[in-house]
Context: one part of a larger RNA
Molecule: large-subunit ribosomal RNA, domain IV
Organism: freshwater metagenome
RNA sequence: CUCUCGUGAAGGAACUCGGCAAAUUGACCCCGUAACUUCGGGAUAAGGGGUGCUCACCGCAAGGUGAGCCGCAGAGAAUCGGCUCUAGCGACUGUUUAUCAAAAACACAGGACGCUGCGAAUUCGCAAGAAGAUGUAUAGCGUCUGACGCCUGCUCGGUGUCGGUAGGUUAAGGAAGCCGGUCAGCGAAAGCAAAGCUGGCGACCGAAGCCCCGAUAAACGGCGGCCGUAACUAUGACGGUCCUAAGGUAGCGAAAUUCCUUGUCGGGUAAGUUCCGACCUGCAUGAAUGGCGUAACGACUGGAGCACUGUCUCCACGGGAGACCCG
Numbered sequence: 001c002u003c004u005c006g007u008g009a010a011g012g013a014a015c016u017c018g019g020c021a022a023a024u025u026g027a028c029c030c031c032g033u034a035a036c037u038u039c040g041g042g043a044u045a046a047g048g049g050g051u052g053c054u055c056a057c058c059g060c061a062a063g064g065u066g067a068g069c070c071g072c073a074g075a076g077a078a079u080c081g082g083c084u085c086u087a088g089c090g091a092c093u094g095u096u097u098a099u100c101a102a103a104a105a106c107a108c109a110g111g112a113c114g115c116u117g118c119g120a121a122u123u124c125g126c127a128a129g130a131a132g133a134u135g136u137a138u139a140g141c142g143u144c145u146g147a148c149g150c151c152u153g154c155u156c157g158g159u160g161u162c163g164g165u166a167g168g169u170u171a172a173g174g175a176a177g178c179c180g181g182u183c184a185g186c187g188a189a190a191g192c193a194a195a196g197c198u199g200g201c202g203a204c205c206g207a208a209g210c211c212c213c214g215a216u217a218a219a220c221g222g223c224g225g226c227c228g229u230a231a232c233u234a235u236g237a238c239g240g241u242c243c244u245a246a247g248g249u250a251g252c253g254a255a256a257u258u259c260c261u262u263g264u265c266g267g268g269u270a271a272g273u274u275c276c277g278a279c280c281u282g283c284a285u286g287a288a289u290g291g292c293g294u295a296a297c298g299a300c301u302g303g304a305g306c307a308c309u310g311u312c313u314c315c316a317c318g319g320g321a322g323a324c325c326c327g
Stems, first nucleotide, its partner, number of pairs: 001322008010313002014311001019308001027051005036041001038147001052069007070074001082306007089298002094106002110145007122131003148293004153223003158220002160216005167211003173205002177201006185192002224242005251285001252282001263279005
């Protein structure tokens, strides 16, 4: 010096990203226990007191009551919750990155939409066949959301899906007709040229699809700008105008979202870029890509306090094991 353990004056988080680590607490009995709440909880809330041994009495006993005794200390060692307040997220118990992430991620009951009438849809397989299921729409599959409470606005122009079929477009295929090659024949020649064979063009007839017509947003998605206006000022209930498929409703809001920003005000501190409560000027919130609340729960994340402490001021000493020196 390193590891590990123990103790510590005064102070007590001044340490630090952060009380990380350590300390405190701890068992059983008695008293007592708030907000809030889904009435179950919260709760071992919090906060107090007791605990050994001897004798007597009571009691079936467990034990109770009283009197006394000893120690610094009676759950005499070991095992053995620190607590509270306040926000965020996720309802919860669960699950996960075997080997740097346990979480606000996944799952979850519950909600919704879509598909599926059974040789089901869907999935695996070339097929046979199999799963679905020895199930049958209170079932099965897919997608989204994620307990519960209050709710879930407007938009179908685009994309998707579903439905529709009059018209437009349209493939293979069919095909009237036309053009060319060939050559029987005709012609003195130039040339013309039937049938057949053959190369090509081709009116017209040709489904679904697309166009088109409609429906559908808990389908993918989207949800404006400028100008003016009230008898101080300011603001703008109100008006005008342009654009749009429609212009963001209820909520919430400097937020896990706010750039400017340490916004402004209030609270907490002697002092607070964090935190809590407000405001709304939302760079760029917003309703199952769910919105806002929410008791309980959490090895989750932020803020505050009490207790406690070598985390620190500021280190010291001691036990054990190494390193190192001598042998």